A computed fold for a 519-nucleotide part of an RNA from an uncultured bacterium, annotated as small-subunit ribosomal RNA, 5' domain. Its Rfam family is "Bacterial small subunit ribosomal RNA".

Context: one part of a larger RNA
RNA sequence: GACGAACGCUGGCGGCGCGCCUAACACAUGCAAGUCGAACGGAGCUUACAUUCUGAAGUUUUCGGAUGGACGAGUGUAAGCUUAGUGGCGGACGGGUGAGUAACACGUGAGCAACCUGCCUUUCAGAGGGGGAUAACAGCCGGAAACGGCUGCUAAUACCGCAUGAAGUUGCGGGGACACAUGUCCUUGCAACCAAAGGAGCAAUCCGCUGAAAGAUGGGCUCGCGUCCGAUUAGCCAGUUGGCGGGGUAACGGCCCACCAAAGCGACGAUCGGUAGCCGGACUGAGAGGUUGAACGGCCACAUUGGGACUGAGACACGGCCCAGACUCCUACGGGAGGCAGCAGUGGGGGAUAUUGCACAAUGGGCGAAAGCCUGAUGCAGCGACGCCGCGUGAGGGAAGACGGUCUUCGGAUUGUAAACCUCUGUCUUUGGGGAAGAAAAUGACGGUACCCAAAGAGGAAGCUCCGGCUAACUACGUGCCAGCAGCCGCGGUAAUACGUAGGGAGCAAGCGUUGUCC
Repeated sequence: GACGAACGCUGGCGGCGCGCCUAACACAUGCAAGUCGAACGGAGCUUACAUUCUGAAGUUUUCGGAUGGACGAGUGUAAGCUUAGUGGCGGACGGGUGAGUAACACGUGAGCAACCUGCCUUUCAGAGGGGGAUAACAGCCGGAAACGGCUGCUAAUACCGCAUGAAGUUGCGGGGACACAUGUCCUUGCAACCAAAGGAGCAAUCCGCUGAAAGAUGGGCUCGCGUCCGAUUAGCCAGUUGGCGGGGUAACGGCCCACCAAAGCGACGAUCGGUAGCCGGACUGAGAGGUUGAACGGCCACAUUGGGACUGAGACACGGCCCAGACUCCUACGGGAGGCAGCAGUGGGGGAUAUUGCACAAUGGGCGAAAGCCUGAUGCAGCGACGCCGCGUGAGGGAAGACGGUCUUCGGAUUGUAAACCUCUGUCUUUGGGGAAGAAAAUGACGGUACCCAAAGAGGAAGCUCCGGCUAACUACGUGCCAGCAGCCGCGGUAAUACGUAGGGAGCAAGCGUUGUCC
């Protein structure tokens, strides 16, 4: 000098930041990923019309009734709304954490003639005709529940054949160009194989669908170099190293497998052990360097522990599935449910770290044709002097140098222009009034906030550490090697500027000291 700090004393305001460094310990509760009815069949509600039934008030009456048609119920049609289910897209982003990892994990520079890429952009071509199911629903049944079974019905942009078909793929050929070893690219002939879905609208048209080529974006893989400590770790390794053939993958590869060979790594530190996420950066330093990796940004890894795959363009998937372990909860004891290292919050650990807040108004994301819905991302507010920065706690005058305090050689000195007192000011404060920008037409959580105006009144706002030397600042009393101080040297045993108190002084200041850590 610095800090994600803590502790002690003290504490007026604002702006901008930051805030579990420990137990990757366990978690009550709420919320954090949905959306589309313009893909689909239902169900429910509302409205209108038609129709059937019932039939109030009223009118009339010869008291028998007649008329009248409200409310209501049922059916059908149409429209609108809502939605459990099928289906589509998104839940692989965003958010958290740093456990593991000394590794192509990261950084940097290259390579892929060994690769993939939903949505988006551009271009070319196309969408013909069929089929069988299944949830929802209904009925029955089982179960305490979670949930499940059987029978029957039905739709689709769900599923499956067929047709068409090359710019595609594969096989067999011809020709050409190129290169970096396996090879790559172009062209041409033959054969085989493989597509599709509709919806809205009166319509125009729009949104979708299928195949192919290119782009963009995002990823995958390989390599050079760099990347902590220990030799009181010296040898390590059997899929080990290479080959041939296969399997698998988007793709190369012992990635996996069968066979063959006996290789491969290592004092230029293998192997083993310890520690650790890496970087842009941050702190310090004249620099070289040392230390560090909170917040913000990039990459990686993980999601109660371990393992596994499914779906998908993408996962081996934080708020998906299956199995096993530990733990917690429910149970009718047969069986089930759960995963905050998301945002709040709780217990625990700890020297120590916040609200179970508001809003989708802005920015951004998902879905949707749109309206819109969702969004603890985000924007804000709350708490904390945790940090940085700014402001204030008054200004000018005022000597009888007052009172009081302290010291005293008793003369005085000092506190000290300090106070009182006089004249002012209004930053902050308080009260009242007005009141934004942020929002492109509408829409403002923040927020009656910032800011502006008026008024009031010096009123409401100073402490902490130190004073032997280093080091800026001295006396008195108390104590008497006691009580105590102390960063180092060292003070204290009867005059202690070093302990305690007081007066005075020095330094910094809404802070000041102490402790810890790094340079």